[in-house]
Molecule: Bacterial RNase P class A
Organism: Sulfidibacter corallicola
């Protein structure tokens, strides 16, 4: 130069208008005062790097709670970091790439139990299709023949796991010894496992020694075993202040008369209130306890609630995650729910050009208790690092 491949940073700007929501000073109505509504000028702050999914963890808050188990969920190498984790760092192991990267829920399948399409003869206390072999047994046939047997060939009954074949996978692997042919049947190196040291690490672990039986495939994000770890609901939590209705508690005033009755009411006078009406009488129609107070809590308002395991910069520890010290900065707080409209100009992108311009177009998304993480979606743009190759000095 090219090309992988990583990790961090911004993610439109500037002005002007007109609006909205919170703070703050000052004003002006409303309301007898307080309280507390409304409006006005001024000043000042007003979405994110994911706010999103609610996946993991906390902080706060309420409830429940002697202590132990069964369930049920999560996690599952080591060391570190943090409140605090399943996250992050470094580190082992295994995968993986030409290297650099980058990937692993990375305890147990030799505790039980289960499961494996297709092809295959056989898929898990193995199995004869094809080759292989013909010792033992049993027939048939031919030779030879001292009539005891012996050799050929074929069949049958059989052995057999070297070679083929089927498969993601065929019960360690080369050699040799044995055999009729074979075979961990034996042997000798190699692999793997299982105990028991040594050596280096804090630790997973790496390396080596020595014994031992020869070899017990795969699959736990299959059920299970082991080990650890977990009460529960969540800001619509939760407090507070209180109009209203129901029920409850205490006081005060009130508390007549008759008839029926299935005893549960029910009706007539009389009582009180309403209409009607100028008033009374009549008529309707309702009530049969009325009214304070405390208490409860509903609408609705306050707090919760934004200062906070906060941000930035500087500089120590520390390979890093991460911390410690100084200095500075205040950075939305809504609640039928602001955070926006428009206009000029710079800008990024594609397109078109007569090379002055011009036209379109500017991702993904948007607060709601905080705050640490993860995981998704995201135009474009910058910086940095590792690797690899090619070319000059």
């Nucleotide at each position: 130069c090219g090309g992988g491949a990583u990790u961090u940073u911004c993610g439109g700007g500037u002005u002007g208008u007109c609006g909205c929501g919170g703070u703050g000073u000052g004003g002006g109505c409303c309301u007898u005062u307080c309280c507390g509504g409304c409006c006005c000028c001024c000043a000042u702050c007003g979405a994110g790097g994911a706010a999103a999914g609610u996946c993991c963890g906390a902080a706060c808050u309420c409830c429940a709670c002697a202590g132990g188990g069964c369930a049920g969920c999560a996690u599952g190498c080591u060391g570190g970091u943090u409140a605090a984790c399943g996250g992050c760092c470094a580190g082992g192991c295994g995968g993986g790439u030409g290297a650099a990267a980058c990937c692993g829920a990375c305890g147990g399948c030799a505790a039980g139990u289960g499961c494996a399409a297709c092809a295959g003869a056989g898929a898990g206390u193995a199995g004869a299709c094809c080759g292989c072999c013909a010792a033992c047994c049993c027939c048939c046939g031919g030779g030879u023949u001292u009539c005891g047997a012996u050799u050929c060939g074929g069949g049958g009954c059989g052995g057999u796991a070297a070679g083929g074949g089927u498969g993601a996978a065929a019960g360690g692997g080369u050699g040799g010894u044995g055999u009729a042919a074979g075979a961990g049947a034996c042997c000798a190196c190699c692999a793997g496992c299982a105990c028991g040291g040594g050596u280096a690490g804090u630790g997973a672990u790496a390396u080596u020694c020595g014994u031992g039986g020869c070899u017990g495939g795969g699959u736990a994000a299959a059920c299970c075993c082991c080990a650890u770890g977990c009460g529960g609901a969540g800001c619509a939590a939760g407090a507070c202040u209180a109009a209203a209705u129901a029920g409850g508690g205490a006081g005060a005033c009130a508390c007549g008369a008759g008839a029926c009755u299935u005893c549960g009411g029910u009706c007539u006078c009389a009582g009180g209130g309403a209409g009607u009406g100028g008033c009374c009488c009549g008529c309707u129609c309702c009530c049969g306890g009325u009214u304070u107070c405390c208490g409860g809590g509903u609408a609705a308002g306050u707090c919760g609630c934004u200062a906070g395991a906060g941000g930035c910069a500087g500089u120590g520890a520390g390979u890093a995650a991460u911390u410690g010290c100084u200095g500075u900065c205040c950075c939305a707080g809504a609640u039928g729910a602001a955070u926006g409209g428009c206009a000029a100009c710079c800008g990024g992108c594609u397109c078109g050009u007569u090379c002055g311009c011009g036209a379109g177009u500017u991702a993904c998304a948007g607060a709601a208790u905080u705050c640490g993480g993860c995981u998704u979606a995201u135009a474009g743009a910058a910086a940095g690092u590792c690797c690899c190759g090619c070319a000059c000095c």